Context: one part of a larger RNA
């Protein structure tokens, strides 16, 4: 120096057991908050008070009130001190009050949580000072007033005041629109693909979008959306890689409506000519036309409506809002059956014996394993207050009619359509229809117009150039409940613990470790050694202290001591 064995109230923290926390899924709710100041923060608030939670100068519950509840309470979190409470506290729920400062931040400014104002009113001073309360941002719209160009009247514009709205945040998951890649694939690469994806921007809602045929079809169907199928078909495609429908059929859901125009009425303005009054300037009246505003009318494709004639006056409906009545739900809760003895043990829920309840033998806890100990569970019941949903009816509100005639009027214009250039359609310019549109040209009004995949004819079908519309379909930050051949502390969320904390970084950002005494602190009085230590030894508690706070179990590496052996 090493090997082996043994011991260690040495070290270490694997393993086992446990679970406060996670993960995934489902159901229901909710799907927004904000100038009445949000989200998110800063700073404060406790008798002692650093952190978390809670709260806001009314500040750790002693603001008010209405309900619940019924004996203890003053959070995590012990302790001391001091209080509250059957005149009902603490606690739970509804409604209200308060809610510093920053933050869209909005009186002005600023290095967020700070600085400095103006006006009015009030307090205060002899008078200033000083203090308190309120208002004072911007943009848009509406209205009032004052001004006021080119340009005389005017108008545009400007300023002022009042009222209303917006702004920002969020899960930015879902939705609509705008802008719009590349890697990649094509075994290279350029058309193509990836992909109208990612990203960015704008906007909205609880859903959004779409939507009542200028649609499909050729029998006929009859708004939209979603699912299955059609079908990897028809097609498209350096006919490569790839891309990829539609009709029909079966389901979910189901709902249809309102304007513009013609025509009529009213108002206002302008113009024209006329009449009356006046000497004239001019004033007044009524008429017509035009423009605008309001009301009625009207809404369709077997074309409809206006217009003319005739007929009906109460029938049906509503997606509307309000109200009344009905029922249900959310936000606290209430009642809730039935077991004792003996034995083992530290402890009974275990064992034994004899019982009981069950619309309750889901589950959790209790000193080991409990239907009958506790909380619960089945079941039944319950709301002063606020909110939500539902159906039916009443009232209010809204909508609602036919037949014939005529061919005078109307039926959405820089639109349809065409040319050129692009884009979207499964469809890459193609035989390329259809849809959208930048530039240019540019119709028709029912004897009209679009479509039926170039185009033409015949036939069929529909009525563009205005608008609204629930349900079925997408998503889940959030709340509640439920479940798991999901994890069990190097796992499961990064976080079971003062976790997006400590710490790192100028910053964007990165980002941990860390659970377990015991049934109960009964957390070791007292003594001894020791530095008035650390630590240990007694004593005591406890079932156990080899459960002693560096605390359940306690493996290995490692360390110390001892013995034997090897060199």
């Nucleotide at each position: 120096g090493g090997u082996u064995u043994a011991u260690g109230u040495a070290c270490g923290g694997a393993u086992g057991a446990c679970u406060u926390g996670g993960u995934u899924a489902g159901a229901u709710g909710a799907g927004g908050c904000g100038a009445u100041g949000a989200a998110g923060g800063a700073c404060g608030g406790g008798g002692u008070a650093a952190g978390c939670a809670c709260c806001g100068a009314u500040a750790a519950u002693u603001u008010u009130u209405c309900g619940g509840g019924g004996a203890g309470c003053c959070g995590c979190a012990a302790a001391c001190a001091g209080g509250c409470u059957g005149u009902g506290a603490u606690c739970c729920g509804g409604a209200a009050g308060u809610u510093u400062c920053c933050g869209a931040a909005u009186g002005g400014g600023a290095c967020a949580a700070c600085c400095c104002a103006u006006u009015a009113c009030g307090g205060g001073u002899u008078a200033u000072a000083c203090c308190g309360u309120a208002a004072u941002a911007u943009u848009u719209c509406u209205u009032u007033g004052c001004u006021g160009a080119a340009u005389a009247u005017a108008u545009a514009g400007g300023c002022u005041a009042a009222g209303a709205a917006a702004g920002g945040c969020a899960a930015u998951a879902c939705c609509g629109g705008g802008u719009g890649a590349a890697c990649u694939g094509a075994a290279a690469c350029a058309u193509c693909u990836a992909a109208g994806u990612a990203a960015c921007c704008c906007g909205a809602g609880g859903a959004a979008a779409a939507g009542a045929a200028a649609u499909c079809a050729c029998c006929g169907a009859g708004a939209u959306u979603c699912c299955c199928c059609c079908a990897g078909u028809a097609g498209u495609g350096g006919c490569g890689a790839g891309c990829g429908a539609a009709g029909a059929g079966g389901g979910a859901a189901g709902a249809g409506c309102c304007u513009a125009a013609a025509c009529c009425c009213g108002g206002c303005a302008u113009u024209a000519a006329u009449u009356u009054c006046g000497c004239a300037a001019g004033a007044a009246a009524a008429u017509a036309a035009u423009a605008c505003c309001g009301g009625g009318g009207g809404u369709u494709g077997u074309g409809g409506g206006a217009c003319c004639u005739u007929a009906a006056u109460g029938u049906g409906g509503g997606a509307u809002u309000g109200u009344c009545u009905u029922g249900g739900g959310a936000u606290a809760a209430u009642a809730g059956a039935a077991g004792u003895a003996u034995c083992u043990g530290g402890a009974a829920a275990g064992a034994u014996a004899c019982g009981c309840c069950a619309u309750a033998g889901a589950g959790a806890g209790u000193g080991a394993a409990a239907g009958c100990c506790u909380c619960g569970u089945a079941u039944a019941u319950g709301a002063a207050a606020u909110c939500c949903c539902u159906a039916a009816g009443g009232c209010a509100c809204c909508c609602u009619a036919g037949a014939g005639g005529u061919a005078u009027c109307c039926c959405a214009a820089g639109u349809a359509c065409c040319a050129c250039g692009g884009g979207a359609c499964a469809c890459g310019g193609g035989a390329a229809a259809u849809c959208c549109u930048g530039u240019g040209g540019g119709a028709a009004u029912c004897c009209g117009g679009g479509c039926c995949g170039a185009c033409c004819a015949u036939g069929g079908u529909c009525c563009a150039a205005g608008g609204c519309u629930a349900a079925a379909c997408a998503c889940u930050a959030c709340a509640u409940c439920u479940a798991a051949a999901c994890c069990g502390a190097u796992a499961g969320u990064g976080u079971a613990c003062a976790a997006g904390u400590a710490c790192c970084g100028u910053g964007a950002g990165g980002g941990a470790a860390a659970g377990u005494u015991g049934a109960a602190a009964a957390g070791a009085a007292c003594g001894c050694u020791g530095g008035u230590g650390a630590a240990g030894c007694g004593a005591g508690u406890g079932a156990a202290a080899u459960a002693g706070a560096a605390c359940c179990u306690a493996a290995a590496a490692u360390c110390a001591u001892a013995a034997a052996c090897c060199u």
Large-subunit ribosomal RNA, domain I from a Candidatus Omnitrophota bacterium, 567 nucleotides, folded computationally. The prediction has a mean pLDDT of 81. The organism belongs to Candidatus Omnitrophota, within Bacteria. It matches the Rfam family "Bacterial large subunit ribosomal RNA". Its family is annotated with structural constituent of ribosome and ribosome in the Gene Ontology.